[in-house]
RNA sequence: GCGCGGGAGAGUGUGGAGGGAAGCCUUCACCGCCGAAGGAGCAACCGCCCCGGAAUCUCUCAGGCACCAGGGACCGCGC
Numbered sequence: 001g002c003g004c005g006g007g008a009g010a011g012u013g014u015g016g017a018g019g020g021a022a023g024c025c026u027u028c029a030c031c032g033c034c035g036a037a038g039g040a041g042c043a044a045c046c047g048c049c050c051c052g053g054a055a056u057c058u059c060u061c062a063g064g065c066a067c068c069a070g071g072g073a074c075c076g077c078g079c
Stems, first nucleotide, its partner, number of pairs: 001079006011031001013030007032065003038061001039059003045053003
């Protein structure tokens, strides 16, 4: 790295617009919230050691917030 399995958190928020017979769908704005894609910051720690690598910590730019779906750090097994 690939395949399989497991895999959390946080709003059915409010209002406007469009489509539609309706249910519903899409989109915009506002407020609130989450951290486990990514990104950034500190530097615990680590190494071939004075130079490098750096987090599950921190920030939320991005992303995400009923169920489902998708994504998903990390863990297990196999190659």